A computed fold for a 1472-nucleotide RNA from an uncultured bacterium, annotated as small-subunit ribosomal RNA.
RNA sequence: AGAGUUUGAUCAUGGCUCAGGACGAACGCUGGCGGCGUGCUUAACACAUGCAAGUCGAACGGGCGUAGCGAUACGUCAGUGGCGGACGGGUGAGUAACGCGUGAACAAUCUGCCUCAUACAGGGGGAUAACACUGAGAAAUCAGUGCUAAUACCGCAUAAGACCACAAGAUCGCAUGGUUUAGUGGUAAAAGGGAUUACCGGUAUGAGAUGAGUUCGCGUCCCAUUAGGUAGUUGGCGGGGUAACGGCCCACCAAGCCUGCGAUGGGUAGCCGACCUGAGAGGGUGGCCGGCCACACUGGAACUGAGACACGGUCCAGACUCCUACGGGAGGCAGCAGUGGGGAAUAUUGGGCAAUGGAGGAAACUCUGACCCAGCAACGCCGCGUGAGUGAAGAAGGUCUUCGGAUUGUAAAGCUCUGUGGGCAGGGAAGAAGACAGUGACAGUACCUGCACAGCAAGCCACGGCCAACUACGUGCCAGCAGCCGCGGUAAUACGUAGGUGGCGAGCGUUGUCCGGAAUGACUGGGCGUAAAGGGUGCGUAGGCGGCCGAUCAAGUUAGUAGUGAAAUACCCGGGCUCAACUUGGGUGCUACUACUAAGACUGAUUGGCUUGAGUGUGGGAGAGGUAAGUGGAAUUCCUAGUGUAGCGGUGGAAUGCGUAGAUAUUAGGAGGAACACCGGCGGCGAAGGCGGCUUACUGGACCACAACUGACGCUGAGGCACGAAAGCGUGGGGAGCAAACAGGAUUAGAUACCCUGGUAGUCCACGCCGUAAACGAUGGAUACUAGGUGUAGGGGGUUUCGACGCCCUCUGUGCCGUCGCAAACGCAAUAAGUAUCCCGCCUGGGGAGUACGGCCGCAAGGUUAAAACUCAAAGGAAUUGACGGGGACCCGCACAAGCAGCGGAGCAUGUGGUUUAAUUCGAAGCAACGCGAAGAACCUUACCAAGGCUUGACAUCCCCUGCAUAGGAUGGAAACAUCUGAAAUCGUAGCAAUACGACAGGGAGACAGGUGGUGCAUGGUCGUCGUCAGCUCGUGUCGUGAGAUGUUGGGUUAAGUCCCGCAACGAGCGCAACCCUUGUGGAUAGUUGCCAUCAUUAAGUUGGGCACUCUAUUCAGACUGCCGUGGACAACACGGAGGAAGGUGGGGAUGACGUCAGAUCAUCACGCCCCUUACGUCUUGGGCUACACACGUGCUACAAUGGUCGUUACAGAGAGAAGCGAACCGGCAACGGGGAGCAAAUCUCAAAAAAGCGAUCCCAGUUCAGAUUGUGGGCUGCAACUCGCCCACAUGAAGGCGGAGUUGCUAGUAAUCGCGAAUCAGCAUGUCGCGGUGAAUGCGUUCCCGGGUCUUGUACACACCGCCCGUCACGCCAUGGGAGCCGGGAGUACCCGAAGUCAGUGACCUAACCGCAAGGAAGGAGCUGCCGAAGGUAAGACCGGUGACUGGGGUGAAGUCGUAACAAGGUAGCC
Repeated sequence: AGAGUUUGAUCAUGGCUCAGGACGAACGCUGGCGGCGUGCUUAACACAUGCAAGUCGAACGGGCGUAGCGAUACGUCAGUGGCGGACGGGUGAGUAACGCGUGAACAAUCUGCCUCAUACAGGGGGAUAACACUGAGAAAUCAGUGCUAAUACCGCAUAAGACCACAAGAUCGCAUGGUUUAGUGGUAAAAGGGAUUACCGGUAUGAGAUGAGUUCGCGUCCCAUUAGGUAGUUGGCGGGGUAACGGCCCACCAAGCCUGCGAUGGGUAGCCGACCUGAGAGGGUGGCCGGCCACACUGGAACUGAGACACGGUCCAGACUCCUACGGGAGGCAGCAGUGGGGAAUAUUGGGCAAUGGAGGAAACUCUGACCCAGCAACGCCGCGUGAGUGAAGAAGGUCUUCGGAUUGUAAAGCUCUGUGGGCAGGGAAGAAGACAGUGACAGUACCUGCACAGCAAGCCACGGCCAACUACGUGCCAGCAGCCGCGGUAAUACGUAGGUGGCGAGCGUUGUCCGGAAUGACUGGGCGUAAAGGGUGCGUAGGCGGCCGAUCAAGUUAGUAGUGAAAUACCCGGGCUCAACUUGGGUGCUACUACUAAGACUGAUUGGCUUGAGUGUGGGAGAGGUAAGUGGAAUUCCUAGUGUAGCGGUGGAAUGCGUAGAUAUUAGGAGGAACACCGGCGGCGAAGGCGGCUUACUGGACCACAACUGACGCUGAGGCACGAAAGCGUGGGGAGCAAACAGGAUUAGAUACCCUGGUAGUCCACGCCGUAAACGAUGGAUACUAGGUGUAGGGGGUUUCGACGCCCUCUGUGCCGUCGCAAACGCAAUAAGUAUCCCGCCUGGGGAGUACGGCCGCAAGGUUAAAACUCAAAGGAAUUGACGGGGACCCGCACAAGCAGCGGAGCAUGUGGUUUAAUUCGAAGCAACGCGAAGAACCUUACCAAGGCUUGACAUCCCCUGCAUAGGAUGGAAACAUCUGAAAUCGUAGCAAUACGACAGGGAGACAGGUGGUGCAUGGUCGUCGUCAGCUCGUGUCGUGAGAUGUUGGGUUAAGUCCCGCAACGAGCGCAACCCUUGUGGAUAGUUGCCAUCAUUAAGUUGGGCACUCUAUUCAGACUGCCGUGGACAACACGGAGGAAGGUGGGGAUGACGUCAGAUCAUCACGCCCCUUACGUCUUGGGCUACACACGUGCUACAAUGGUCGUUACAGAGAGAAGCGAACCGGCAACGGGGAGCAAAUCUCAAAAAAGCGAUCCCAGUUCAGAUUGUGGGCUGCAACUCGCCCACAUGAAGGCGGAGUUGCUAGUAAUCGCGAAUCAGCAUGUCGCGGUGAAUGCGUUCCCGGGUCUUGUACACACCGCCCGUCACGCCAUGGGAGCCGGGAGUACCCGAAGUCAGUGACCUAACCGCAAGGAAGGAGCUGCCGAAGGUAAGACCGGUGACUGGGGUGAAGUCGUAACAAGGUAGCC
């Protein structure tokens, strides 16, 4: 510090996710030791038991015990009394508050114990607990009578500088007022104890310290879908009350007070020092430790006291628990342990007061679950160990393997060492203070020493990318994984296991939470034209911001000084535990607040001035600016009348509709409403919406010129107010045209649409609502600045001119282009999206949703404000390359058109589908499967079926044994095979031989063979196709952030990315073309098997002879737009011409770029993996692949006279031939048979070419056409023609009379037509591949169909239009709104009841202290009454939550239904 994820790729936007750190944690697996910390985050739920606050006999009386004869002493105890139980300890429920933090204030206060100071303590009195007795009660406890003490209680005396009252002076202060001086009057004190030296106490006053109380400034969470709240409320006067101010309380008076700088209400929450994170600013947290607050079962209340409205006190009410004799009582762990419960989860009913601290005491001491320790828990942090060195036969084992090896791996073993922890034994602390002694829970602990043993001590997670680390097997969209992207459908580095590897290590992972990364709420530090985002527009309130020159002040600001900012924490430098964690000393810091002083630039305040901002004035011109009234012509429609006749209208084509009752058309007249052609213009005006005939009236604004006036009067603008298209609503008018709804006609599968004919609201007017639009420049307003160029509208000036035009300058508006700059790009660019300032509005992933609920507005429709649950990992922008378009332009192709011949109809052949079957083997599937693999299924082939056999096998290699097997024969059998029999020589190499090895054969064992079994979606190879289309790329350079572009586009041209020209490109490669073969012309060479002009010869080039010709086959030449003309840019090239056998690639072939189709083939072959192994292998016989209601493809033959039949008679080319071609001749009607010459071929044979020609016949008919089918008889091949071959003869003689929709081929030696050959092959061709003969027609042209190429355009497509995608319906699941209601909760209001208790009143009853001789009084109390008052009750609402038949939409879910809305002109442009 970043990374992954939207795309085919790119940039930017934007969300989601990850890597880091942290934790009072929990869970999973694992677990050796020690130190230091930490440990109920949930039920402020309920609590058994024990302990946690007592102490003082030196305050007091007494009881008891001990000792003593006793006095008495000592000890102890309940009680009276004092001090302390307000500290310490716990918890965080409540609290949004002066509660907390920080800084101030108290001239408005109190303060026990402690310290200091001053002064004092005289003299009396009356009670009462304890105790005793009596009584009540189950108990708790209580009552009565009697006795008694005090440092308990009460008068009196004394008393100041204390306090109160009166009144005077001085002085000070921020108001009230404070301080101080002297005077007069009044008020209030005390306690004693103690071995009697100490000392400890008591009273008053003052001061201090400490602690507490109160007040104020500032800060302190979320919701405005909480906007108004408030009656003691705000203030005053007078009282009361308090330690003290105060509506704190009361009476009266006034009507205030708080609030958009957020009152009130609701929700949530103890606050802080700090802690976590972060570069910081921030964000989150408030457990441990420390400060403050609040609370103590829930609620209320006071008493005592220095202090409480009191955790281990009191009273009352309530709930709960316990005891009970049923009458009544007792209790409060949010103290320490502990229990139950809740929970994912959190410890011992431990030791000790030794230390630190606290209470009491004079002290000893007592108490202290504060505290110090120990126990439990890897909960956290820190440290240590589980060994170290050496050790290659790189052991064994494991895993992988290409079988060679690699790896685990110096790892182990082995050898040499060490002893931390653990074990045993010995020693043994500090912590303990003061002068000695004594005192240690921890603890026989830490630590030290000795001894023995490598012995007792390693796991967890990960290994597709992010992210470090890879293989094998298993599994087969299953099981499963997953933080995000995503893995898994038979070769998974992603699941599970193993081996290996990586990471961390007594831990490792997971989960949760927080910060970070996230500049993803942006103060530091973001944005708003198109990604989310400018309010529809103006006016204007508060607020924010604000021109120039001075003066004063000093609020902001800056500097200095002072105070505070507790300690701990943090940081720095040191110290102490062996180190560290931990702890400790010193320093720094704690970004803040307060006070004072100073400065005076800037902001601010006050004040004086200025004119440039702003406004006013004067003079002008422009304008669909607004409102109202009036008025005009054209057109549509309607009415009336005339002319006139059969149609009109409408459409892609029609129909509905109108018309013989006279339409449409046309003429004249009239009526009525609405809108204003031309001018008219990216012209004008307006804030926007918007405004268009003409005239008039009223009226708003802008602009220009001048520079007279005011003197900052300005800008923006939350709320607010006003305006605001269309549609819509209300009332009343109006209604010509147009036209939702609606009706009809069409279209269509449907057509609730598009098209047509009609047609009502509405559109128009007046008044009133509505308040929204893609209200758009998708661009808020204002000001200033920053190159230019060119239009246009309005005004002014200069120049020129007689005047004008023109030219120049300038202000205002409105457009285009463009530099800088900006921007993701597109683009913007003085009318900014540039550079800056100010103000407002708005955004923060997509969906849910601009929806629900609530509020406000509205007559309604609806508008406005505006969520959440849930769900996804994207959604979206710009640009790029493709692909696509029922987008455009250009071009090409038998693509269409023009033609010729077909197919589709018939019969047959053949292939396919389907069906059938035991099997009808398998593959091929639009073009690019279907006379295809198959260049030839009777057996074989053969892969299929049935049946019968074999199991190391039909075939290969290796091992062992035997040396024969075998040929032949017999039996069984369908054969294979089984059984029996069984002749004659086994062979090769080496060696003298034995023998060994090998061949061959048989037998045997296992390794293995074998598989046309699967996967062409694991593959190689080969092939098809686009397409013989003209394309496909690269290097360097340049442009672009980039994907990419350029080149390759453009202008011409070509069959061609062919060539030329131009050009930020210059070159190059694969393709094109050429080179190759063939054909067309000629030459040369050669002349047999070919040829024959001349000579001879023959039946015959048969022979002699010849090689001229033909031909053969080798080579060469020839054609290159080379020449001429025209056009063209003078180019490329095109057209025409000459010459030439051939002319513009002469014809044909071979040749197939980058790539596409997961195209085809595992059955040609090869090959990975999987599967079978007495079978999915192999052998055999028979059957099947040849089936047949049908459907399709490809062909053959026809339907006839351009023909059929018969006769006769010519002319090819290319091939093949030895298990072959097979001549002549003979037989047969023929197929064919006999025959066998010749020929391994320019020699012989197949071999007859056929159509054509000539002649004859048929005469338009199902025929002398056509030949299917069938019968009979033959022939050939073959082991064998039944299933199932071909051919011949005779007989039979079907459909068929030119073929619907549709569809195919072909542009010249082509189509058509005619025959010939070959491969395969025993035999079998209408198929296939070749060969020649005869030999056309048409092509205007590129609008259309199909395919292709180039450029361009749109795109929401990229699996690329066979794409994408929308909505209803149906089904499952999820959350949510409404809902008759039902249930619950907290808060408030009103009323009722009213405990305890304070206060007030009363107090006839009661009462020791004082007064009084007494009566009585004073004083006090019980009781009663009143105000207030908790809980409770009643009532009506508001709010929140749960639930609810039914209901609404929403989301989501591999393969449901219906359509096709959107994306291309998406087939009616889309959208608001």
Rfam family: Bacterial small subunit ribosomal RNA. The prediction has a mean pLDDT of 84. RNAcentral holds the sequence, with entries from ENA and SILVA.